[in-house]
Overview: Small-subunit ribosomal RNA, central domain from Ceriops tagal, 350 nucleotides, folded computationally. The source organism's lineage runs through Eukaryota, Euphyllophyta, Spermatophyta, Rhizophoraceae and Ceriops.
Context: one part of a larger RNA
């Protein structure tokens, strides 16, 4: 580098936006740079191939000659890519009118439940385990029962349902905002596709200030268990979990499957929406889209599986593997308040 591959063996960035840069609808016209054709000059000699010749032969040697290629020139072809100029509506978009939603930010309310306080009743115990105990209780617990206070999280509906790039979103309500799908008739005419740096976003954990702190709970301490227990089981509990501003940039961040477009049998089920047709009416029936589920043909694969939501058939694009350890370590840089993230190797050994 070329070839190969990249669900599970190495190997898709965690999603997305988007520069440079690849790539890229359909007519027609120019041009002739890419591509084709002819020709001409050049690319020392030797070497290499072909014919023939010379040492008896072979090596070796000596004549003649070709052929494929590079680079210029000169003439021509015009399908293809490219460039020039006009057009097209299929891709894309944008208007309008509808619609489904836990998509997002605020900001108000809700009730059940735990736990405390505090009044009452009431009088021994209660709590916990595989069994205990350590725990709390005669200063009056647990029970029960009126008030009152916090703080988190939102049972039932609930799904194979739904919305979002993806983390990831669900009590109810108002306010505001993004995105999708679809339907008829304009609109604009290729504006798309993908995208190396490089911007945003991004569970959980953890940091930095301030704030809160019910329940739950790394770390800690006591009981237990045990041969021993730095655990597993119990009684406590501290940071932490919540908010609010910033930081961190990781996860089996998984469909372990990058993005876009086209095409290739069906049955089953559900959401959402056009249209038709039937009905007072929920609503069925047909068919188009658009998604989410299963089953499965053909293919395709080592196999399992996959299978119109391909891992089947092309195309265009990034991104990443290349024997196992050594090791995502060293080392240097960039980054970070740190913890740490990113980049990312050798000797050596099998």
């Nucleotide at each position: 580098u070329u070839g190969g591959g990249u669900g599970u063996a190495a190997g898709g960035c965690a999603u997305u936006u988007g520069u440079a840069g690849g790539u890229a609808g359909c007519u027609u016209u120019u041009u002739a740079a890419g591509u084709c054709c002819a020709u001409c000059g050049u690319c020392a000699a030797a070497u290499c191939c072909u014919a023939g010749g010379g040492c008896u032969u072979a090596a070796c040697c000596c004549u003649a000659g070709a052929a494929a290629g590079g680079c210029g020139g000169u003439g021509g072809a015009a399908a293809c890519u490219g460039c020039c100029a006009a057009g097209c509506u299929g891709g894309a978009g944008u208007a309008c009118g509808a619609u489904a939603g836990g998509g997002g930010c605020a900001g108000a309310g809700g009730g059940a439940a735990u736990u405390u306080u505090c009044a009452g009743u009431g009088g021994a115990g209660u709590g916990g385990u595989g069994a205990a105990a350590u725990g709390c209780g005669u200063a009056g617990a647990g029970a029960u029962c009126a008030a009152a206070a916090a703080g988190a999280a939102c049972a039932c509906c609930a799904a194979u349902a739904g919305c979002g790039a993806a983390a990831g979103c669900a009590c109810u309500c108002u306010g505001u905002u993004g995105g999708g799908c679809u339907a008829a008739c304009a609109c604009u005419g290729a504006c798309a596709u993908u995208g190396a740096g490089a911007g945003a976003u991004g569970a959980a954990a953890g940091c930095u200030a301030g704030g809160g702190g019910a329940g739950c709970g790394a770390a800690u301490a006591a009981g237990a268990u045990u041969a021993g227990a730095u655990a597993c089981c119990c009684c406590a509990a501290u940071a932490g979990u919540c908010c609010u501003a910033g930081c961190c940039g990781u996860a089996a961040a998984u469909g372990a499957u990058g993005g876009a477009u086209a095409c290739u049998a069906g049955g089953c089920a559900c959401u959402a929406u056009g249209u038709g047709u039937a009905u007072u009416g929920a609503u069925c029936c047909a068919u188009g889209c658009a998604g989410u589920g299963u089953u499965g043909u053909a293919g395709c694969u080592a196999a399992c599986a996959c299978g119109u939501u391909a891992a089947g058939u092309a195309u265009c694009u990034u991104g990443c593997c290349u024997g196992a350890g050594g090791a995502g370590u060293a080392u240097g840089u960039u980054u970070g308040c740190a913890a740490g993230a990113a980049u990312g190797a050798a000797a050596c050994u099998c």